Model confidence (mean pLDDT): 82 of 100.
Transfer RNA from a Nitrososphaerota archaeon, 71 nucleotides, folded computationally.
It was read from a public genome assembly.
RNA sequence: GGGCCGGUAGUAUAACGGCAGUACGCUUGCCUGAGACGCAGGAGAUACGGGAUCAACCCCCGUCCGGUCCA
Numbered sequence: 001g002g003g004c005c006g007g008u009a010g011u012a013u014a015a016c017g018g019c020a021g022u023a024c025g026c027u028u029g030c031c032u033g034a035g036a037c038g039c040a041g042g043a044g045a046u047a048c049g050g051g052a053u054c055a056a057c058c059c060c061c062g063u064c065c066g067g068u069c070c071a
Base pairs, nucleotide, nucleotide: 001070002069003068004067005066006065007064010024011023012022013021018054026042027041028040029039030038047063048062049061050060051059
């Protein structure tokens, strides 16, 4: 340099083009003598730019980053 795959809460991982979810973590309350566990809540995310569409994590183009193969 080229091909392919990927980039979503702090971490990991889902999501037929139609409300962005789950687990752990964080946090508030309950529970307890105090914790752990448990129960009920809360905050928190689509790498960047553009295009097509009524509507995009999803489709198209470019850029950046990571992985892998080739050179």
The organism belongs to Nitrososphaerota, within Archaea.